Model confidence (mean pLDDT): 77 of 100.
This is a predicted structure of a 173-nucleotide RNA (glmS glucosamine-6-phosphate activated ribozyme aptamer) from Geobacillus sp.
The sequence is in RNAcentral, with records from Ribocentre.
Taxonomically the source falls in Geobacillus (Bacteria, Bacilli, Caryophanales, Anoxybacillaceae).
RNA sequence: UUUGACGACAAAGCGCCUGGACUAAGCGCGGGAACGGAAGCGCGCUUAGUUGACGAGGAGGAGGUUUAUCGAGGGUUUCGGCGGAUGCCUCCCGGCUGGAGCGAUGACAGCCGCAAGUCCUCUCUUAAAACAAAGGGGUGACCCUUUGCACAAAGGGGAGGAUGUCAUCGCAC
Numbered sequence: 001u002u003u004g005a006c007g008a009c010a011a012a013g014c015g016c017c018u019g020g021a022c023u024a025a026g027c028g029c030g031g032g033a034a035c036g037g038a039a040g041c042g043c044g045c046u047u048a049g050u051u052g053a054c055g056a057g058g059a060g061g062a063g064g065u066u067u068a069u070c071g072a073g074g075g076u077u078u079c080g081g082c083g084g085a086u087g088c089c090u091c092c093c094g095g096c097u098g099g100a101g102c103g104a105u106g107a108c109a110g111c112c113g114c115a116a117g118u119c120c121u122c123u124c125u126u127a128a129a130a131c132a133a134a135g136g137g138g139u140g141a142c143c144c145u146u147u148g149c150a151c152a153a154a155g156g157g158g159a160g161g162a163u164g165u166c167a168u169c170g171c172a173c
Stems, first nucleotide, its partner, number of pairs: 014083004019079001020051011054071003060092006093113006101171007117163009131148007
């Protein structure tokens, strides 16, 4: 370095399923042709299954906390629940910005975690599911793949404008 075997890991709008809904098979009851009754059909039970959030964005450390940001679709369930989590709060660490020239230290305020004060305007940013077409798996509920076609918001980047502290010391003038 290559090949094979075994084991572990794989995710973080993520994982899971004891409810609900739905499917299949079996059984029971109802129902039902003229019937001590066939099938469709309805209800129940058992077993096995299916479904159960579409992307964008998001991680300094510790502790705490729990319905932790944003929109898209839909308008029967993206219902209901459990767990987790990059959210939030506090503290700590490191840093950024803020003064009537520059710098150092400290305090204060806000902010950042590779970027960094606050407000406003403009601009940029590959959405995905959906939908359409094709193909595949399953008895079925349903699932998977490819292609085409769009359409967000928050956040972030860039540009412009407005606006934002003190104390001490050093240097320069």